[in-house]
Context: one part of a larger RNA
RNA sequence: UGUCGGGGGCCCGCACAAGCGGUGGAGCAUGUGGUUCAAUUCGACGCAACGCGAAGAACCUUACCUGGGCUCGAACGGCCGGCUAACGGGAGCGGAAACGUUUCUACCCCGCAAGGGGGUCCGGUCGAGGUGCUGCAUGGCUGUCGUCAGCUCGUGUCGUGAGAUGUUGGGUUAAGUCCCGCAACGAGCGCAACCCCUGUGUCCUGUUGCCACCCGGCCGAGAGGCUGGAGCACUCUGGACAGACUGCCUCGCUUAAACGGGGAGGAAGGUGGGGAUGACGUCAAGUCAGGAUGGCCCUUACGGCCAGGGCUGCACACGUACUACAAUGCCUGGUACAAAGGGACGCAAGACCGCAAGGUGGAGCAAAUCUCAGAAAACCAGGCCCAGUUCAGAUUGUCGGCUGCAACUCGCCGACAUGAAGCCGGAAUCGCUAGUAAUGGCGCAUCAGCUACGGCGCCGUGAAUACGUUCCCAGGCCUUGUACA
Numbered sequence: 001u002g003u004c005g006g007g008g009g010c011c012c013g014c015a016c017a018a019g020c021g022g023u024g025g026a027g028c029a030u031g032u033g034g035u036u037c038a039a040u041u042c043g044a045c046g047c048a049a050c051g052c053g054a055a056g057a058a059c060c061u062u063a064c065c066u067g068g069g070c071u072c073g074a075a076c077g078g079c080c081g082g083c084u085a086a087c088g089g090g091a092g093c094g095g096a097a098a099c100g101u102u103u104c105u106a107c108c109c110c111g112c113a114a115g116g117g118g119g120u121c122c123g124g125u126c127g128a129g130g131u132g133c134u135g136c137a138u139g140g141c142u143g144u145c146g147u148c149a150g151c152u153c154g155u156g157u158c159g160u161g162a163g164a165u166g167u168u169g170g171g172u173u174a175a176g177u178c179c180c181g182c183a184a185c186g187a188g189c190g191c192a193a194c195c196c197c198u199g200u201g202u203c204c205u206g207u208u209g210c211c212a213c214c215c216g217g218c219c220g221a222g223a224g225g226c227u228g229g230a231g232c233a234c235u236c237u238g239g240a241c242a243g244a245c246u247g248c249c250u251c252g253c254u255u256a257a258a259c260g261g262g263g264a265g266g267a268a269g270g271u272g273g274g275g276a277u278g279a280c281g282u283c284a285a286g287u288c289a290g291g292a293u294g295g296c297c298c299u300u301a302c303g304g305c306c307a308g309g310g311c312u313g314c315a316c317a318c319g320u321a322c323u324a325c326a327a328u329g330c331c332u333g334g335u336a337c338a339a340a341g342g343g344a345c346g347c348a349a350g351a352c353c354g355c356a357a358g359g360u361g362g363a364g365c366a367a368a369u370c371u372c373a374g375a376a377a378a379c380c381a382g383g384c385c386c387a388g389u390u391c392a393g394a395u396u397g398u399c400g401g402c403u404g405c406a407a408c409u410c411g412c413c414g415a416c417a418u419g420a421a422g423c424c425g426g427a428a429u430c431g432c433u434a435g436u437a438a439u440g441g442c443g444c445a446u447c448a449g450c451u452a453c454g455g456c457g458c459c460g461u462g463a464a465u466a467c468g469u470u471c472c473c474a475g476g477c478c479u480u481g482u483a484c485a
Base pairs, nucleotide, nucleotide: 001485002484004481005480007479008478009477010476011475013473015469016468019432020431021430022429023428026323027322029320030319031318032317033316034314035313042053043052064309065308066307067306068305070303077126078125079124080123081122082121088105089104090103091102092101093100094099107118108117109116110115129298130297132296133295134294138292140287141286142285143283145281150189151188152187153186154185155184156165157164158163169180170179171178195275196274197273198272200242201241202240203239204238206236209232210231214229215228216227217226218225219224245269248263249262250261251260252259325425329384330383331382332381333380334379341372342371343370346365347364351360352359353358391422396417397416398415399414400413401412402411438461439460440459441458442457443456444455
């Protein structure tokens, strides 16, 4: 100087408390451990591994296993030798395929020619190949403390020196934010701001929107609805700008910086809300399997090809989710209101067939124009009457549909039947402070299909509570002890 303390002081954070909803019990999905296996490929392991790499394991992927089969090899190049049915291609046979075997068939360019050049190919050789090991040899990237407020430097000064000072102190802040003081004076990386989305307005923009106003057509008793023209008023699209700064007033407290209460104006008020942004460093944290890379190791195999299997095995244990246990509920019918996205190997309307999954068919649309597309919860009407039920839907049987070469191992979906556990969950434990929690649906990536209940987004409905900082956990500053570095 740091580290640590069941030392102290000050201060923060959904850390506790106050609340709301969960997990832990059930069934199922998924990941992991374990166990089994020929193989159940590998990695990740407190927070910070466990719906993680995997934003798609039937084959492929695939790295694993079994069996079959290849060796200069699955890509490309250099050098030397060869010029031939060896190779390639077609056909036949064997085979599950890879592969093996039989047979047929020889190139291009320049040049009159001689000949030259190129390519395919064979042999040899040099490079190949390795998801083999080492993340304790590495670069790069990432997690984490932590969006915590810290981490340092130059000069000066002090100290024999390590070092200190500055950065401590008094206030204040979300903040080493700012003010005051001070042997310090300045500066850098962080904080904040500059960037994006969102909330208000103005201007511009008009093949979306509107009949708001005007004209026309159709339907209608009317109200009104559909549609065309004209038009950009409104909504909107997306560009430019304005706007917020404790700027103004007041009270309190002040030397100041600020802070607290109230007010005006305003769409918005005290960093308006959200995002992006992650200092010096810590954990020899993670990754040699994304790719790169040193070293080591394999080289008729630890390389390469193929078929089948496995990664999906199941007495169990744990994590994360989903669906429930019901009446603010379930079922049936009716009727509203979104946003953000996707679409050409694509999205597919109306129509027709089917109880349905789906099928036939194809208008339109590279899409503010067409389409996926019915939003759902909500609301209205009716039924159920507290029961293992008209709750719940596991499991199983039969029949179908779709994708795909192929759904046995091992896909998803539909119909009918079957209806299990489950009556709110021990110890313990998690999330959340507002358009949040809770709850309802919609979309996208990956993708032939899908084990998606996952992930990432979007909108609808929309709460309760915070006295407070004693305690638990994590952290910041000062101080104290320290036999640790």

A computed fold for a 485-nucleotide part of an RNA from an uncultured bacterium, annotated as small-subunit ribosomal RNA, 3' major domain.
Its mean pLDDT, the model's own confidence on a scale to 100, is 81.